[in-house]
RNA sequence: GGGUCGGUAGCUCAAGUGGCAGAGCGGCGGUUUGAAGCACCGCAGACGCAGGUUCGAUGCCUGCCUGACCCA
Numbered sequence: 001g002g003g004u005c006g007g008u009a010g011c012u013c014a015a016g017u018g019g020c021a022g023a024g025c026g027g028c029g030g031u032u033u034g035a036a037g038c039a040c041c042g043c044a045g046a047c048g049c050a051g052g053u054u055c056g057a058u059g060c061c062u063g064c065c066u067g068a069c070c071c072a
Base pairs, nucleotide, nucleotide: 001071002070003069004068005067006066007065010025011024012023013022019055027043028042029041030040031039048064049063050062051061052060
């Protein structure tokens, strides 16, 4: 320098072919307990960045940033 795959919640990961962004763990609150833990109920929290296409983009197109790997 070229190529492939990836970047979504604090962490690990989902999300037929564009149509209300989810789960587990974690956090907070409540119930329970003498207190805690366990259990149960509830709540908060995210689409790497900038453009484009579209009525509508996590998903499509372009550029950039970043991680892993391959080639040179």
Molecule: transfer RNA
Organism: soil metagenome